[in-house]
RNA sequence: GUCCCUGUAGCUCAACGGAUAGAGCAUUCCCGUCCUAAGGGAGCGAUGGAGGUUCGAUUCCUCUCGGGGACG
Numbered sequence: 001g002u003c004c005c006u007g008u009a010g011c012u013c014a015a016c017g018g019a020u021a022g023a024g025c026a027u028u029c030c031c032g033u034c035c036u037a038a039g040g041g042a043g044c045g046a047u048g049g050a051g052g053u054u055c056g057a058u059u060c061c062u063c064u065c066g067g068g069g070a071c072g
Stems, first nucleotide, its partner, number of pairs: 001071007010025004018055001027043005048064005
């Protein structure tokens, strides 16, 4: 330099182009207990960035940024 894969919550992962973007762990609060734990309930928290297509984009296209890989 060319090409391929990948980027969603603090972490690990979901989500035919149409759901309020969900789940587990973590975290906060509550219930629970004599206390702690188990167990239960609730809260907080995310689509790397910018454009484009579309009635509608996490999803499709372009550029760009980060990570990984192949070739040279």
Background: A computed fold for a 72-nucleotide RNA from a Candidatus Levyibacteriota bacterium, annotated as transfer RNA. The sequence was found in a public genome assembly. The source organism's lineage runs through Bacteria, Bacteria candidate phyla and Candidatus Levyibacteriota. Rfam family: tRNA. Rfam describes the family as follows. Transfer RNA (tRNA) molecules are approximately 80 nucleotides in length.